The RNA shown here (small-subunit ribosomal RNA) has 1414 nucleotides and comes from an uncultured prokaryote. RNAcentral holds the sequence, with entries from ENA. Model confidence (mean pLDDT): 84 of 100.
RNA sequence: UGCAAGUCGAACGGUAACAGCAGAGCUUGCUCUGGCUGACGAGUGGCGGACGGGUGCGUAACGCGUGGGAAUCUACCUUGUAGUGGGGGAUAGCCCGGAGAAAUCCGGAUUAACACCGCAUAAUCUCUACGGAGGGAAGGGCCUCUUCUUGAAAGCUCUUGCUAUUAGAUGAGCCCGCGUAAGAUUAGCUUGUUGGUAGGGUAAUGGCCUACCAAGGCUACGAUCUUUAGCUGGUCUGAGAGGAUGAUCAGCCACACUGGGACUGAGACACGGCCCAGACUCCUACGGGAGGCAGCAGUGGGGAAUAUUGGACAAUGGGCGAAAGCCUGAUCCAGCAAUACCGCGUGUGUGAAGAAGGCCUGAGGGUUGUAAAGCACUUUCAGUAGGGAGGAAAAGUUAGUCGUUAAUAACGGCUAGCCGUGACGUUACCUACAGAAGAAGCACCGGCAAACUCCGUGCCAGCAGCCGCGGUAAUACGGAGGGUGCAAGCGUUAAUCCGAAUUACUGGGCGUAAAGCGCGCGUAGGUGGUUUGGUCAGUCGGAUGUGAAAGCCCUGGGCUCAACCUGGGAACUGCAUUCGAUACUGCCUGACUAGAGUGUGGUAGAGGGAAGUGGAAUUCCGGGUGUAGCGGUGAAAUGCGUAGAUAUCCGGAGGAACACCAGUGGCGAAGGCGGCUAUCUGGACCAAUACUGACCCUGAGGUGCGAAAGCGUGGGGAGCAAACAGGAUUAGAUACCCUGGUAGUCCACGCCGUAAACGAUGUCAACUAGCCGUUGGGGGUUUAUAAUCCUUUAGUAUCGUAGCUAACGCAAUAAGUUCUCCGCCUGGGGAGUACGACCGCAAGGUUAAAACUCAAAUGAAUUGACGGGGGCCCGCACAAGCGGCGGAGCAUGUGGUUUAAUUCGAUGCAACGCGAAUAACCUGACCUGGCCUUGACAUCCUUGGAAUUUUGCCGAAACGUAAAAGUGCCUUCGGGAGCCAAGAGACAGGUGCUGCAUGGCUGUCGUCAGCUCGUGUCGUGAGAUGUUGGGUUAAGUCCCGCAACGAGCGCAACCCCUAUCUCUAGUUGCCAGCGAUUCGGUCGGGAACUCUAGAGAGACUGCCGGUGAUAAACCGGAGGAAGGUGGGGAUGACGUCAAGUCAUCAUGGCCCUUACGGCCAGGGCUACACACGUGCUACAAUGGAUAGUACAGAGGGCAGCAAUACCGCGAGGUGGAGCGAAUCUCAGAAAACCGGUCGUAGUCCGGAUUGGAGUCUGCAACUCGACUCCAUGAAGUCGGAAUCGCUAGUAAUCGCGAAUCAGAAUGUCGCGGUGAAUACGUUCCCGGGCCUUGUACACACCGCCCGUCACACCAUGGGAGUGGGUUGUACCAGAAGUAGGUAGUCUAACCGUAAGGAGGACGCUUACCACUUU
Repeated sequence: UGCAAGUCGAACGGUAACAGCAGAGCUUGCUCUGGCUGACGAGUGGCGGACGGGUGCGUAACGCGUGGGAAUCUACCUUGUAGUGGGGGAUAGCCCGGAGAAAUCCGGAUUAACACCGCAUAAUCUCUACGGAGGGAAGGGCCUCUUCUUGAAAGCUCUUGCUAUUAGAUGAGCCCGCGUAAGAUUAGCUUGUUGGUAGGGUAAUGGCCUACCAAGGCUACGAUCUUUAGCUGGUCUGAGAGGAUGAUCAGCCACACUGGGACUGAGACACGGCCCAGACUCCUACGGGAGGCAGCAGUGGGGAAUAUUGGACAAUGGGCGAAAGCCUGAUCCAGCAAUACCGCGUGUGUGAAGAAGGCCUGAGGGUUGUAAAGCACUUUCAGUAGGGAGGAAAAGUUAGUCGUUAAUAACGGCUAGCCGUGACGUUACCUACAGAAGAAGCACCGGCAAACUCCGUGCCAGCAGCCGCGGUAAUACGGAGGGUGCAAGCGUUAAUCCGAAUUACUGGGCGUAAAGCGCGCGUAGGUGGUUUGGUCAGUCGGAUGUGAAAGCCCUGGGCUCAACCUGGGAACUGCAUUCGAUACUGCCUGACUAGAGUGUGGUAGAGGGAAGUGGAAUUCCGGGUGUAGCGGUGAAAUGCGUAGAUAUCCGGAGGAACACCAGUGGCGAAGGCGGCUAUCUGGACCAAUACUGACCCUGAGGUGCGAAAGCGUGGGGAGCAAACAGGAUUAGAUACCCUGGUAGUCCACGCCGUAAACGAUGUCAACUAGCCGUUGGGGGUUUAUAAUCCUUUAGUAUCGUAGCUAACGCAAUAAGUUCUCCGCCUGGGGAGUACGACCGCAAGGUUAAAACUCAAAUGAAUUGACGGGGGCCCGCACAAGCGGCGGAGCAUGUGGUUUAAUUCGAUGCAACGCGAAUAACCUGACCUGGCCUUGACAUCCUUGGAAUUUUGCCGAAACGUAAAAGUGCCUUCGGGAGCCAAGAGACAGGUGCUGCAUGGCUGUCGUCAGCUCGUGUCGUGAGAUGUUGGGUUAAGUCCCGCAACGAGCGCAACCCCUAUCUCUAGUUGCCAGCGAUUCGGUCGGGAACUCUAGAGAGACUGCCGGUGAUAAACCGGAGGAAGGUGGGGAUGACGUCAAGUCAUCAUGGCCCUUACGGCCAGGGCUACACACGUGCUACAAUGGAUAGUACAGAGGGCAGCAAUACCGCGAGGUGGAGCGAAUCUCAGAAAACCGGUCGUAGUCCGGAUUGGAGUCUGCAACUCGACUCCAUGAAGUCGGAAUCGCUAGUAAUCGCGAAUCAGAAUGUCGCGGUGAAUACGUUCCCGGGCCUUGUACACACCGCCCGUCACACCAUGGGAGUGGGUUGUACCAGAAGUAGGUAGUCUAACCGUAAGGAGGACGCUUACCACUUU
């Protein structure tokens, strides 16, 4: 903005528009006239606008659902009866005038009706005082005939109305039972409230309203209040019971801008009606007016988000009408949206060269994949063209027949013919044509959960439903290839139910996981022993009514199928009525004694109240004796004491508590109760019996008791002792310890009301193996008592079967099997907290949340690890000893610093004389500078050249350049091998990164004695057992025992060296005896010895004694070279430390490629304020220096070791015999021993440093070598705290050799010489093994974890306050309206001749009341 409620001229006066007809005028196609006809604007009147359509604000209610009920109305419709007679006055419209911008209004004149008003008649109607009174109406259409005929009148009552009334149907109103949210941190609510009487009011009952009377009514079975919500059939889910929900469709209710109100009407307090108030929007001439989409479309806004300003009344239905018909955003259709459900298509067959491409690769291949291409087919759907149902029956008309009527009109019913109505619609459907043609996506691929690889990224980017992925090899991120699942859809988000037995009715729990009230008494309630009769409420069965339709389910039918539509059935588990059954429960009734209670007689007891009384001890006071300390502690001090303490004796005062007895003993409901005596009093138990007759049990609220501490008032106060003071301890010590000390502890009265108030186990009752204690009774046996034994009952303990339990455990005193009632629990934290309420003097208690936050918190048990837990045991672990380090100088390594570089690695033990068994160049990885780019090195290709050698020049060299010499080997004559050079590219190269990607190797716990498996057994399981226990060992070594029996890796042994002996062998080694000798095993010789190096023997707890358990084994002894693994070595279990190493080597990945590769020269790793580790040399007399004299072992040597000899002070040089070495050589071993000297000094100690001079190696000793000689002669006089090694041929001390190596050891690895001390022992430190215990630890104590503070303010509480919503109470106010009153104004119908009256309207007023005010 448009449409959604009109219609009727067959109710009326009429004629504004349209059309026709008739007439007139004429300009001949225009104007005018006529309601004459079809019709009809506006108006009067009737019916309908109370239906249909929308929405869910309100409502927790008789609103809804279901089943009943009585005191009602009901237009149109059906049915019955009776009637429809006769009058009257107005009014809209139209016309005239006026006001206003408009909306609209006012005045005048005139007019009709089925509009309005009387009169008559009237019921089985209404009222009634039973006499009576009241009380209605309307015609229209059509037809026929008659009369006059302009038009009307009369008749008929056919049709349609109207009036009164009866009955029905339909619809509506009212009442009641039951059902229908949450909150008790809402417990009391109510004054028209509850009832009665009378009246009013209504269609009707009723406090619905009014007056009066009474004081009631509702509530723990939840009133009132607050919050939320339309209810139902149904829908979703679920095995069901349930839970959630109330879109579409259907029934009911409520609402229509917000609030209030009535009018009209059969029906409304009315969505598209009226009045008022308010908010908002619009128009305005500013004076006033208009409006209500929660109708259909559509717009704006809000929002994550929801459609066309479409077609048609053809069908179904509704309103009006007699009908034709009109109206209908109801409805039927179309449009938009994959929003949902169903169906269909995007092709089918064949096709291996397994194409190309992609991806992966172990480089062979695999996969995509018969997939594609190719070949052969098909044409649904879409497209083009053509054909083409059904949804349609009516109405109308013609004919026939029946009814009605006086009637063959008219009207109505039925039958037949004709005509003919489709929005959808280019409908569904069918046919033809062409061509595989036009038609596949989305999510996922770590597990749950079907589906895996590559690349990129590197705790970044990101993913994530939960667990969790990502820190350089990500099946988890992103991409790709492949795969999986669905498919015109697929995923995400939000929501509901399920799984969830996770609110448990079906169907859970409460010892320790959340959960038994601290304990009694007892109200309501719940539950309840045996039996008789009755009743039939519960319960069970039958029947009837109802349980709307749709939906769900079953079964038919129709669209090609299906979704969908449609017929029938079942179901609707409910409610009501009625008829039966009577076991059980209930109720009534009569009885019983087994539950419970009472009486009689006994028993035990720290049961309770109150009174008295006793002794020991502490303290204080007085007195005596007595003297210097006491007291206290780990050690002290504060404190007390010469003014006489402590100690001790005597006397006194006062308060509190009651030793021994004393006991898993007793009593009590629990808290709790302990000297003794008397008194008051509660309960329990036992035995025998009499009585009552279910009186019982539990127990929401309620009420009482209730440790300690605390509070109030008044006493008391010895000891003890919060607070407090002092002394100690300590980094501190507001603590632990000590010295004091006040509240308090005690008494009386009154509060508090909580505890790990615990058996972490509510109460009552019954049942279910035992053994053994103990307390109180009874009975029996025995010998009368005592004691013993048997039995019974009431308590109270420890074990234990079945059973239960997650396990631990419980087990007649149950946590077993059942029953009754109560209380309590529902993840952790927030929090037993906040707010509110109640209690309290206070402290505080009781009741008791949420926001927010986490993915856990918890229980029991298991294996480890750990403990300033326990037990046993071992180790140079401590102790006992010896010698060092830490102080000095130097050497060497490291840190740090410095530097162009000081290459890199190793970092507690287990890095630091380590990688490095040798940094001047080289090594060499670092720095500076100069150079090369297929490269210094490997393989392949092409071309050329023998290879190779020499020389000159430049330069620091690398390199560059120039020249010369040289012309090889094999050959089947093609060529080939090796070498060199050039070129191109594949590639080389990297001591670049990652030891946290790795292999290998190594360190360490630790040469510690452990670590496991199979089968069996036990346990729900993790796991246990074995492997623990008693002994023993160096040892999980062995023995015994044992639900274990066996086995493996480790231990030990087997291997090597060494200690003794035998045999064999005898050179280069040896020499007892014999001979020779140059006196040297030198020679002859010997084979005995030493030695060499092969083979053997020997040692096994074998023998004896003792101990032990008759074992294993241990102690002692004999013999023996050696004795209990003789000594030493090699040998290192399962594993730990992401231990170390990418720089030995190997290697994945990444990175560099005229450089992070390669070559060269020089420099650096050697720096130097400093710190640390490991060593050497010393500080001296057990020594130094000097002279002399002895004795080893194991090694090395040809680019080597090198003798004799000579030179040099010496390092060394010259020279070169011998030796590839039991032959020669390095090579004089040193300490030791024997002389003399030094005489305790910074020295005849010590040797650093420095100057000078040399030697050697080497291209080269400047940075930067070693050694020698002369000179120099530093620190240092035995080392703080702390710390290391060693148990016997060891420590200590002394020298010798080797590897590396041109040279360069104080280091390293070996060798021998001399050669001790000590070990009581296992308390302690460290490390380790086994058993056990605790644990909140498990990256395992280097663990875990608590609180304050700082900052922020997301959430919650408080907060001076402030704003808003809702509600209660008391007021103000009073529109519209209704009702009452009134007679101020006006007034057609009726009455009255008239005056006037009746009645009405307006006005005024009263009551009620919305907005509003405080």